The RNA shown here (small-subunit ribosomal RNA) has 1403 nucleotides and comes from a metagenome. The prediction has a mean pLDDT of 83. It matches the Rfam family "Bacterial small subunit ribosomal RNA".
RNA sequence: ACACGUAAAGAACCUACCCUUAUGUCUGGGAUAGCUCACCGAAAGGUGAAUUAAUACCGGAUGUGGUCUCUCUUCUCAUGAAGAGUACACUAAAGCUGGGGACCUUCGGGCCUGGCGCAUAGGGAGGGCUUUGCGGCCUAUCAGCUUGUUGGUGAGGUAACGGCUCACCAAGGCAAAGACGGGUAGCUGGUCUGAGAGGAUGAUCAGCCACACUGGAACUUAGACACGGUCCAGACACCUACGGGUGGCAGCAGUUUCGAAUCUUUCACAAUGGGCGAAAGCCUGAUGGAGCAACGCCGCGUGGGGGAUGAAGGUCUUCGGAUUGUAAACCCCUGUCACCAAGGAUAAAACGUAAUCUAUUAAUACUAGGUUGCCUGAUGUAACUUGGAGAGGAAGGAGUGGCUAACUCUGUGCCAGCAGCCGCGGUAAUACAGAGACUCCAAGCUUUAUUCGGAUUCACUGGGCGUAAAGGGAGCGCAGGCGGCCAGAUGUGUCAGAUGUGAAAUACUGCAGCUUAACUGUAGAACUGCAUUUGAAACUAUCUGGCUAGAGUAUCGGAGAGGUAAGCGGAAUUCCAGGUGUAGCAGUGAAAUGCGUAGAUAUCUGGAGGAACACCAAUGGCGAAGGCAGCUUACUGGACGAUUACUGACGCUCAGGCUCGAAAGCAUGGGGAGCGAAAGGGAUUAGAUACCCCUGUAGUCCAUGCCGUAAACGUUGUACACUAGGUUUCGGGACAUUCGACCGUCUCGGAGCUCAAGCUAACGCGAUAAGUGUACCGCCUGAGGACUACGGCCGCAAGGCUAAAACUCAAAGGAAUUGACGGGGGCCUGCACAAGCGGUGGAGCAUGUGGCUUAAUUCGAUCCACGCGAAGAACCUUACCUAGACUUGACAUGCAGUGGACCGGGGCAGAGAUGCCCUUUCUCUUCGGAGCCGCUGCACAGGUGCUGCAUGGCUGUCGUCAGCUCGUGUCGUGAGAUGUUUGGUUAAGUCCAGCAACGAGCGCAGCCCCUGCCACUAGUUGCCAGCAUUAAGUUGGGGACUCUAGUGGGACAAACUCUCUCUGAGAGUGGGAAGGUGGGGACGACGUCAAGUCAGUAUGGCCCUUACGUCUAGGGCUGCACACGUGCUACAAUGCCCGGUACAGAGGGAAGCGAUACCGCGAGGUGGAGCAAAUCCUUAAAGCCGGGCCCAGUUCUGAUUGGAGUCUGCAACUCGACUCCAUGAAGUUGGAAUCGCUAGUAAUGGCGCAUCAGCUACGGCGCCGUGAAUACGUUCCCAGGCCUUGUACACACCGCCCGUCACGUUAUGGAAGCCGGUUUUGCCCGAAGUAUGUUAGCUAACCCGCAAGGGAGGCGAUGUCCUAAGGUGAGGCUGGUAACUGGAACGAAGUCGUAACAAGGUA
Repeated sequence: ACACGUAAAGAACCUACCCUUAUGUCUGGGAUAGCUCACCGAAAGGUGAAUUAAUACCGGAUGUGGUCUCUCUUCUCAUGAAGAGUACACUAAAGCUGGGGACCUUCGGGCCUGGCGCAUAGGGAGGGCUUUGCGGCCUAUCAGCUUGUUGGUGAGGUAACGGCUCACCAAGGCAAAGACGGGUAGCUGGUCUGAGAGGAUGAUCAGCCACACUGGAACUUAGACACGGUCCAGACACCUACGGGUGGCAGCAGUUUCGAAUCUUUCACAAUGGGCGAAAGCCUGAUGGAGCAACGCCGCGUGGGGGAUGAAGGUCUUCGGAUUGUAAACCCCUGUCACCAAGGAUAAAACGUAAUCUAUUAAUACUAGGUUGCCUGAUGUAACUUGGAGAGGAAGGAGUGGCUAACUCUGUGCCAGCAGCCGCGGUAAUACAGAGACUCCAAGCUUUAUUCGGAUUCACUGGGCGUAAAGGGAGCGCAGGCGGCCAGAUGUGUCAGAUGUGAAAUACUGCAGCUUAACUGUAGAACUGCAUUUGAAACUAUCUGGCUAGAGUAUCGGAGAGGUAAGCGGAAUUCCAGGUGUAGCAGUGAAAUGCGUAGAUAUCUGGAGGAACACCAAUGGCGAAGGCAGCUUACUGGACGAUUACUGACGCUCAGGCUCGAAAGCAUGGGGAGCGAAAGGGAUUAGAUACCCCUGUAGUCCAUGCCGUAAACGUUGUACACUAGGUUUCGGGACAUUCGACCGUCUCGGAGCUCAAGCUAACGCGAUAAGUGUACCGCCUGAGGACUACGGCCGCAAGGCUAAAACUCAAAGGAAUUGACGGGGGCCUGCACAAGCGGUGGAGCAUGUGGCUUAAUUCGAUCCACGCGAAGAACCUUACCUAGACUUGACAUGCAGUGGACCGGGGCAGAGAUGCCCUUUCUCUUCGGAGCCGCUGCACAGGUGCUGCAUGGCUGUCGUCAGCUCGUGUCGUGAGAUGUUUGGUUAAGUCCAGCAACGAGCGCAGCCCCUGCCACUAGUUGCCAGCAUUAAGUUGGGGACUCUAGUGGGACAAACUCUCUCUGAGAGUGGGAAGGUGGGGACGACGUCAAGUCAGUAUGGCCCUUACGUCUAGGGCUGCACACGUGCUACAAUGCCCGGUACAGAGGGAAGCGAUACCGCGAGGUGGAGCAAAUCCUUAAAGCCGGGCCCAGUUCUGAUUGGAGUCUGCAACUCGACUCCAUGAAGUUGGAAUCGCUAGUAAUGGCGCAUCAGCUACGGCGCCGUGAAUACGUUCCCAGGCCUUGUACACACCGCCCGUCACGUUAUGGAAGCCGGUUUUGCCCGAAGUAUGUUAGCUAACCCGCAAGGGAGGCGAUGUCCUAAGGUGAGGCUGGUAACUGGAACGAAGUCGUAACAAGGUA
């Protein structure tokens, strides 16, 4: 959006130069610039005088022609066009130049012949102007726009049509196929991308348009309303003598400013092209060249071959080596580019000029064409060629966690930093930084921005809408879209052919030219389009004529909570009145508020009033949806079945529109029994503005009018057709059958379930489709912001409909899977509860921990730490502290140098380590040296220093719970499932049965050890029936028994009965030493807890090295307002004390156990038999018998303290144990809470051992003696297993997650006001200028006139219309800003609660 592209039209047009045709070119006139002079002005410039020419200007003639009027012919779709003819009128011109034989001449020339001009008219080509169709941006949160507007008549104007302008008349014109408005934008050939369709774009080149400081205007002209012209207004800049003037780089260079960013104030007209000229030539920042910039495309080089001690150096290392790497050095070559020297094209051919030939001519002029010579190069010291020298001068950029080709070391330590996405970095970083190595490109490489692609992610090609985003709440219906069968006509779409056009360039293909390529030339095809024309006639469309299968009408019939209105009914609740009657009622998890002695509740009678309609009742029926339920009547809609008849496509869908539309809510007026938001009270609670309870107002009901929304859901639009079945039900019909009915078969229409094919991401749907198709409508395009803001429309309001953006995130979401979890469900187990017994928690003491303290109280361990590491801290241990010492070291190995012993004994100093001194004094030998011990130096030692979140190994816990997996097969798109689930059963995934599973492994069980019975073998140190003997199995003897310690047997649901699926298992009985795993032990699946341990040892990394190593003395680990755990002893009479007396097992013993004996009250001492052990040593105690005590702080208890001792040990002060005498504390059975135990168990009694000089042991590990009670059962607590269910959880409920508030950051909405942009409109003023009117000023050409003068015309002046800029007032749209204010998003560990996810604890 008045332009552009493309195709047409002009019978409404114009045209300088160019080509071509025809004709003409006669004759007069007056001025004026330049130059000169004078004057004004700063300048720009101006005024006056004088004088002169033209192809400048003006008059007249002629008219091939042209114009006007008229006539005729031909033609056209209409206005009309073309041609011919006649006559009147009007209408033109200009000269310059070459040559020349006759003839003429005023010697200028005429004349002849050429060339260039000029004039008139026609034609052509090219160019321009006008009109029309079609085409190409966004926005409807722009829906109505328009007054010259739309048309007509007439006139004016234009080259020409036209409201282009004017007068009059009519009231039209455009628009949902988007007018008007807003935003944005030069259009095209083409360019980039893409498989294409498309999408984006419009640099260079080419076509068109527009513009030239901003706005307006005309003049001249063939053409301009004119980039380097004029006038005016404005802004800006410059000059000025202040009076006034001047200017327009969006031309080429260049400057400034803005900006992330864009070049030389160059050479030449040599070529190509243009203007003027007859030409020479002049002009040309067009153009041709060069310069600058890796900005792009193309080509080339920085060397090639050989070369392994795989050099040195670098890097890494498991220290062996690997890699850089044939890479280098070194040897042999080559010579591109650059460099030096020498040479050196094409682009040049025209014009011109000289000579000459042909044509023409009278001509050797001229002109035209040809041949030969001459003249002309910015680039350019260029391209190119030859020679020379020398590997010499020439490699960078990015990357290396995945995507994506390429890996190590060091540094750093959630720091510094990286990052396109995912993400990396918190001490072993292939991700940061550096280094080495490697990878990819390469004179480039990488980043940034943008476009297309990938994205089938706006889907025409080529998507969707049950649950992921998405079906409108429902119906009717105009426009629109689509539409049954037969026939005819036309030829709209459609198909085919032809013609014209689709500029060139680009792109494609072939060929060719620069050494190649880029680049260029040439030819072809193509340009998918538009227009015209000739045909075809199936489909489509239109028209015409028919048909009945779609649709509809009529008749008959039955079903139904379909709708509207009126009337009627009973049960129940509540209230009122009365009777009977007495103390409670009501309510809850439990209560309380509440009602009641003023008589409630209960019960009986009567009455009032409102609302809803039990049973029937259903998985049932009706309606378009919302929805509809007591009964009757009236009116009324729709669907269905059957039968024949009729109309003849009348149909389907439907933007906008109209109507209906639960509940709540609103308005007015009624009504108000029950229920019941708000509100009040009572509870619950940490709180409880809730859940529960007692009251209770709006409302719920009726009438009328609004509202117009719901999880208005089948989360599934409407209509039609087709595609296996089975079964139930509601309504109707037919058939068959029966006496009649039921049942049955078929069929039409609804309502359900289950399934084939098919579809689906899966779940699921599946003739009532989410299958297969058709038609039409609605809707979707990441999540949040946002069912929001602004604007518009509707509404009384509440609010509804329509509906964004900034900003934030890398997700949000669906379905299904495996786990985990649940104040989900089912089944099962366990000293889990219950039933019992005994404890802990109270006291005193012991011991460990926390805390506190300290120079140090070393360290670790917290369900799974706490009498634990520690099976034994006075020194040592010892790791801690203080003080004193040592530095190759307390300990290991090696090397080099040096010395000779080393060991042992003694003395002095010191707290000791240590230091000093004295004494003593080598061995082997191959004669080189070696061994041993010192010293010096170098490598190294050493570390209980850190990291158990770098590790190995070992261990704890779930848990001795019954689980955890695999192969093959099958199912599933897949994660996965199946097996392992199910029915029984078991202690057990134990076993059986069944089963798309069949098998297997790690676990269970068993195999192993101890114990319980028997047998065999063997009898010393053990045993003793019979024989002998003694104080005594003491001895002889014996192997029978006990016992010892080796080998076997025995028990397997084996036998019988019963139950069940007749399999496995269970219940019972007997036998048996033992009976259902006989009892106990060892044994701990896949894994979980970054569980524990670097302080047992080992070990990576880091750290210390005259110290974080080593030695020594003393101290500490033992510290004490307190708290906790584990124990011992008690509180007494089932006891305590005294006396007597009986019975074990398992162990230990040589620096050891230690008897008899003697001493001591005793601990113990002296002494030493026996024993390296079935031989010797080691009192068992509870118990039993007898006596005392008599219920008390005691004849209970035995802490604390005083004194005296013993033992170990260098040493008992800090800090040992034990003994004796004396002392005699708390404590009278233990709150809340909590622990162990199911049989030789609990409880209770003693004995032994390890560690160890001794001991804090009351601990730990074992042994035997005495020896119970209880288990109804699985509701509950805890823990666990299997199946199932829900899930928004998956670091898995110690999960996830919501909202307010507080703080910070960001964008945004509202907002009094303020400041802009754009646009509309009223009024005022109005420059320049065109048009027009007037004109008393001025005026050479023409006309009249002898002249003076006059006329026409012109100049100037002035009026009018229009009008730019300007002023003023009022609006529209839009932008910025703003006190204050609203919500939103994000942010690290903030506050308050816990709303949601499990039955989320009130679904």